Model confidence (mean pLDDT): 82 of 100. Transfer RNA from a Candidatus Zixiibacteriota bacterium, 73 nucleotides, folded computationally. RNAcentral records the identical sequence in 2 taxa. Rfam family: tRNA. It is annotated as a transfer RNA. Rfam's curators write: Transfer RNA (tRNA) molecules are approximately 80 nucleotides in length. RNAcentral holds the sequence, with entries from ENA and MGnify. The organism belongs to Candidatus Zixiibacteriota, within Bacteria.
[in-house]
């Protein structure tokens, strides 16, 4: 140096064909119990790696550049 997969909530990954981004955990707050956990309702949490481009709209499509992890030399 070349290839290939990845970067999306504190983690752990969805997001198929471009149309105002979502689950599990965990974290608040409530309900239960004498009390705690365990269980149920509920809230919060997110410039989608980063700069441009296309587009009437970009996480998703296009260029670069940055990080990771694998293989080749």
């Nucleotide at each position: 140096g070349c290839c290939a997969c990845g970067g999306u909530a504190g983690c752990u990954c969805a997001g198929u064909u471009g149309g105002u981004a979502g689950a599990g955990c965990a974290g608040c707050u409530g309900a239960u119990u004498c009390g705690u956990a365990a269980u149920c309702a509920g809230c919060a949490g997110g410039u989608c790696g980063a700069c441009g481009g296309u587009u009437c709209a970009a996480a998703c499509c296009c260029g670069c550049c940055c990080c990771g992890u694998g293989g080749c030399u």